[in-house]
Context: one part of a larger RNA
RNA sequence: CGCAGCUAAGGAACUCGGCAAAAUAGCCCCGUAACUUCGGGAGAAGGGGUGCCUGCUUAUGGCAGGCCGCAGUGAAAAGAGUCGAGCGACUGUUUAGCAAAAACACAUCUCUCUGCAAAGACGAUUUAAGUCGAAGUAUAGGGAGUGACACCUGCCCGGUGCUGGAAGGUUAAGGGGAUCUGUUAUCCCGAUUUAUCGGGAGAAGCAGUGAACCGAAGCCCCAGUAAACGGCGGCCGUAACUAUAACGGUCCUAAGGUAGCGAAAUUCCUUGUCGGGUAAGUUCCGACCUGCACGAAUGGUGUAACGAUUUGACUACUGUCUCGGCUGCGCGCUCG
Numbered sequence: 001c002g003c004a005g006c007u008a009a010g011g012a013a014c015u016c017g018g019c020a021a022a023a024u025a026g027c028c029c030c031g032u033a034a035c036u037u038c039g040g041g042a043g044a045a046g047g048g049g050u051g052c053c054u055g056c057u058u059a060u061g062g063c064a065g066g067c068c069g070c071a072g073u074g075a076a077a078a079g080a081g082u083c084g085a086g087c088g089a090c091u092g093u094u095u096a097g098c099a100a101a102a103a104c105a106c107a108u109c110u111c112u113c114u115g116c117a118a119a120g121a122c123g124a125u126u127u128a129a130g131u132c133g134a135a136g137u138a139u140a141g142g143g144a145g146u147g148a149c150a151c152c153u154g155c156c157c158g159g160u161g162c163u164g165g166a167a168g169g170u171u172a173a174g175g176g177g178a179u180c181u182g183u184u185a186u187c188c189c190g191a192u193u194u195a196u197c198g199g200g201a202g203a204a205g206c207a208g209u210g211a212a213c214c215g216a217a218g219c220c221c222c223a224g225u226a227a228a229c230g231g232c233g234g235c236c237g238u239a240a241c242u243a244u245a246a247c248g249g250u251c252c253u254a255a256g257g258u259a260g261c262g263a264a265a266u267u268c269c270u271u272g273u274c275g276g277g278u279a280a281g282u283u284c285c286g287a288c289c290u291g292c293a294c295g296a297a298u299g300g301u302g303u304a305a306c307g308a309u310u311u312g313a314c315u316a317c318u319g320u321c322u323c324g325g326c327u328g329c330g331c332g333c334u335c336g
Base pairs, nucleotide, nucleotide: 001330002329003328004327005326006325007324009322010321013320018317026050027049028048029047030046035040037148051067052066053065054064055063056062057061068072080315081314082313083312084311085310086309087307088306092104093103109145110144111143112142113141114140120132121131122130149302150301151300152299154232155231156230159229160228161225162224163223164222165221168220169219170218174214175213180208181207182206183205186201187200188199189198190197191196233251234250235249236248237247260294261291272288273287274286275285276284
């Protein structure tokens, strides 16, 4: 030093934190609160009994009498419990090898797509065959969000998205061919070596160019839609103490945050202030509201039960500690 055991008095004073250890423990009987979704909570909590012998007995049990020990579930195995709060309803799932959770899933609810050769998806190179969906058919199947249950889920469609609309504007390929251009049969002018050469005009044809006009969806445009993505104000004044402002004015906005909750897993200032608990409490609980920067299915507020969850308090218990000590076994070291 490691492992195991014991320890006076105290009993969490240890520590980030009761981490670790101790304590509880089986079976029978009594008894059992708040709360609750009436199932639970609950083995709540808290008490008592427990061996052996004899007799009786409706006998794996019970009753009566007796006996022993400090100790009778005589060893081993074998729940600690209570109260408050957060989060997540729950059982489940997860980072194989540092995270098991408040993360994921979940039943529930809502929106949306899909009429069947469905939507959607798999499948060779961007369009295959074939297959799943499904031997199903809108009480079905796909996608998205929310996340039991209870009470609820407010306002905004200006932006973005989606759905619908079709009058007008814009608009591709394509259609359409105006115009212009090239070439030149021919004509004109000039030159001339009579062969031609130079210049100009120029039909048809063939080429090139390609205007007007026609021309879909889309976009512009017009509506609807927020359990679609999202958003949900500022300044000034005012009441017969003061303070505050039910009230008024003004600016801006698509609309200015409703109910509920609130120093919160969200509060910077902040150890906010008050109350509770402690002798003493940056944590905890209850309030207040000045919400830096809560808020309603990126759900809001509650909620019995549940949790190797997070946090606070208490009882029991203890070598966690005051503060050490002793014993056994082992490692190591020193000496021989």

Large-subunit ribosomal RNA, domain IV from a Pirellulaceae bacterium, 336 nucleotides, folded computationally. Rfam family: Bacterial large subunit ribosomal RNA. Its family is annotated with ribosome and structural constituent of ribosome in the Gene Ontology. The coordinates come from a structure-prediction model, not an experiment, and the mean pLDDT is 86. It was read from a public genome assembly. Taxonomically the source falls in Pirellulaceae (Bacteria, Pseudomonadati, Planctomycetota, Pirellulales).